[in-house]
RNA sequence: CGGGGUGUGGCUCAGCUUGGCUAGAGCGCUUGCUUGGGGUGCAAGAGGUCGCCUGUUCAAAUCAGGUCACUCCGA
Repeated sequence: CGGGGUGUGGCUCAGCUUGGCUAGAGCGCUUGCUUGGGGUGCAAGAGGUCGCCUGUUCAAAUCAGGUCACUCCGA
C1' cells in the first nucleotide's frame, strides 16, 4: 500500500442478505417476595438511539459513500 472479516446494553451474541411490530436474548446489576440468614426460585425494574460522519428513502441497525479501531491474507 491492496484485499477480506468484525464493531449492537457491563459481558457474550441474535437481528442485516428480504428497509417498516416500539431494537431483542442469555448472563450480570438493582428492588421486592420467599428463607432464621445465604443460595435457589418467583416478580418487577434500570441500562444500548446499533464504532463515527454523510447520503438515498415517507421510513435505515439493515442500502450507498467516506472514515476510525481490532484482526486475517497478500505485497

A computed fold for a 75-nucleotide RNA from an Oscillospiraceae bacterium, annotated as transfer RNA.
The source organism's lineage runs through Bacteria, Bacillati, Bacillota, Clostridia and Oscillospiraceae.
The prediction has a mean pLDDT of 80.
Rfam family: tRNA. About the family: Transfer RNA (tRNA) molecules are approximately 80 nucleotides in length. The family's RNA type in Rfam is transfer RNA.